[in-house]
RNA sequence: AACCGAUAAAGGCAAAACCGCCGAAAGGCGGUGACGCAAAGCCACGGGUCUUAGUAGUGGUCACUAACCACUAAAGACAGCCGGGUUGCCGAA
Numbered sequence: 001a002a003c004c005g006a007u008a009a010a011g012g013c014a015a016a017a018c019c020g021c022c023g024a025a026a027g028g029c030g031g032u033g034a035c036g037c038a039a040a041g042c043c044a045c046g047g048g049u050c051u052u053a054g055u056a057g058u059g060g061u062c063a064c065u066a067a068c069c070a071c072u073a074a075a076g077a078c079a080g081c082c083g084g085g086u087u088g089c090c091g092a093a
Stems, first nucleotide, its partner, number of pairs: 004091002012037002017032006035080001041086003045083003048078005055073007
C1' cells in the first nucleotide's frame, strides 16, 4: 500500500412508526425514533422497481368535437434493490 473486515477503539449514518412542512403521486426535508449499515458518503451511468398531475402520440367509448378510459412516449422518484463510477475513517486475523 492492496485485498480484507474483530463481539476492537474512536466517531458516523438511521429502517418502520408517529408529528410538521413540500409534492398530483412515487417520494423528499426537518423532529422524535433505531431495524439495521464498513461506504446505509456522493453520482440515476446500466439493469430493476415505483409514480402519472400536466404534456405528446396511438387506440377505445361517442355521429363529431369536447369529455372520459387504456396503452405508450416523456417526465419524476428510489443510491437502505443489484451492478458501475468516485471519495473516505479505523486496523485484529